A computed fold for a 91-nucleotide RNA from Metabacillus harenarius, annotated as c-di-GMP-I riboswitch aptamer.
The source organism's lineage runs through Bacteria, Bacilli, Caryophanales, Bacillaceae and Metabacillus.
Its mean pLDDT, the model's own confidence on a scale to 100, is 78.
[in-house]
RNA sequence: UCAGUUCAAAGGCAAACCUAUUGAAAGAUAGGGACGCAAAGUCACAGAUCUACAGUGGUUCUAUACACACUAAGAUGGCUGGGCUGCCUGG
Numbered sequence: 001u002c003a004g005u006u007c008a009a010a011g012g013c014a015a016a017c018c019u020a021u022u023g024a025a026a027g028a029u030a031g032g033g034a035c036g037c038a039a040a041g042u043c044a045c046a047g048a049u050c051u052a053c054a055g056u057g058g059u060u061c062u063a064u065a066c067a068c069a070c071u072a073a074g075a076u077g078g079c080u081g082g083g084c085u086g087c088c089u090g091g
Base pairs, nucleotide, nucleotide: 001091002090003089004088012037013036017032018031019030020029021028022027035078041084042083043082045081046080047079048076049075050074054071055070056069057068058066059065
């Protein structure tokens, strides 16, 4: 640097769900648990998706109210692309 991960070896990660903690929520963390994963390592850069405490607008006589609309500064890398790094085997 290229290819493979069908087989061999060493191992790794851990969906749903449950419990606890945390958060406004989406989610996150820890333990249990395995659906899967060859980058399911890492970076929110582009797209996509989720949430809306707060903000703006609307409703309303007013409002601290509202089963309303919009907005990411919040999230998801186990949604896609891209960047960086990397185990094993073979050339």
RNAcentral holds the sequence, with entries from Rfam and Ribocentre.